[in-house]
Molecule: transfer RNA
Organism: Candidatus Sulfopaludibacter sp. SbA3
RNA sequence: GGGGCGGUAGCUCAAUUGGCAGAGCAGCAGACUCUUAAUCUGCGGGUUGGGGGUUCGAUUCCCCCCCGCCUCACCA
Numbered sequence: 001g002g003g004g005c006g007g008u009a010g011c012u013c014a015a016u017u018g019g020c021a022g023a024g025c026a027g028c029a030g031a032c033u034c035u036u037a038a039u040c041u042g043c044g045g046g047u048u049g050g051g052g053g054u055u056c057g058a059u060u061c062c063c064c065c066c067c068g069c070c071u072c073a074c075c076a
Base pairs, nucleotide, nucleotide: 001072002071003070004069005068006067007066010025011024012023013022019056027043028042029041030040031039049065050064051063052062053061
């Protein structure tokens, strides 16, 4: 340098033909408990990697760039 996969909540990951962005864990509050843990209930938490384009509408389609991983090639 070429090709492929991936980047979405603090972490791990979903999102169906392009049509209201979600779950588990973690966090916070409450219940229970002598207390903690466990369990139960509730709540908050997002520029969907960045920019641009297409569209009535983009996590999703197109282009450029950034980052991580895999692979091929080159140099030594």